Predicted 3D model of a 76-nucleotide RNA (transfer RNA) from an Acidobacteriota bacterium.
[in-house]
RNA sequence: GUCCCCAUCGUCCAGAGGCCUAGGACGCGGCCCUUUCAAGGCUGAAACCAGGGUUCGAAUCCCUGUGGGGACGCCA
Numbered sequence: 001g002u003c004c005c006c007a008u009c010g011u012c013c014a015g016a017g018g019c020c021u022a023g024g025a026c027g028c029g030g031c032c033c034u035u036u037c038a039a040g041g042c043u044g045a046a047a048c049c050a051g052g053g054u055u056c057g058a059a060u061c062c063c064u065g066u067g068g069g070g071a072c073g074c075c076a
Base pairs, nucleotide, nucleotide: 001072002071003070004069005068006067007066010026011025012024013023018056028044029043030042031041032040049065050064051063052062053061
């Protein structure tokens, strides 16, 4: 330099054009239970990397950038 893959709650994952004002587990907050703690039950907060495009409609498709990973190559 060329090409490929990845980027979603604090963490790990689901999602593949409309069922998503995005779901689950763990963690965190509140309440219940308990003599107390743990466990358990109920409940809440919390995320789509950025910009642009396509589309009636984008987390999802396309382009560019950023960051991470990989393959091949160039110079010496």
Its Rfam family is "tRNA". By type it is a transfer RNA.
The organism belongs to Acidobacteriota, within Bacteria.